Model confidence (mean pLDDT): 85 of 100. This is a predicted structure of a 91-nucleotide RNA (c-di-GMP-I riboswitch aptamer) from Geosporobacter ferrireducens.

This record gives sequence, C1' cells and structure tokens, in this order.
RNA sequence: GCAUGAUAAUAGCAAACUUACCGAAAAGUAAGGACGCAAAGCCAUGGAUCUAAGGGGUAUUUUUUUAUUCUAUGAUUGCCAGGUUGCCAAA
Repeated sequence: GCAUGAUAAUAGCAAACUUACCGAAAAGUAAGGACGCAAAGCCAUGGAUCUAAGGGGUAUUUUUUUAUUCUAUGAUUGCCAGGUUGCCAAA
C1' cells in the first nucleotide's frame, strides 16, 4: 500500500413507534426512542421500489361531474450497483 473485518479501542449514525410541523401523496424536518450499521458519510448516475397533485387515455353524463387506468417533473442511498471521501487494526 492492497485486501480483509474482533465479543478490541475511540468517535459517530439512528429502524419501528410516539408527538409536533410540513406536503396532494409518497416522503421529509425537529424532539423523544434504539432495530440495526465500517461507510447507515456524500452524489438520484443506472436498475428497483413508493406516490400521482398536474397531464393524457377509457367509460359514464346534454354539460358540470364521477369512476378507472397510464404517466415523475415528486420521493427512497437504512433496496442493489456505480462514483467519491474516510476512522481503527486482532487474525
């Protein structure tokens, strides 16, 4: 230096759930709380997944409407790849 990862050390993050705020929703933020995490640091680039306000299709209706379906320009990196930075060192 590369690979690897302890029932080691130091420091860190924080699932579910609860409350408040925010958003059309998915989600997010803050506080509490710990299931877990060596990249559970950062980047929505590829795949995957969630949502469907707006928009399109179909059916219905004289019209308004209503129902249904498609759609990301909205999200998730604690779903998987990829990029990038990085703590420790027993075997």
The organism belongs to Geosporobacter, within Bacteria.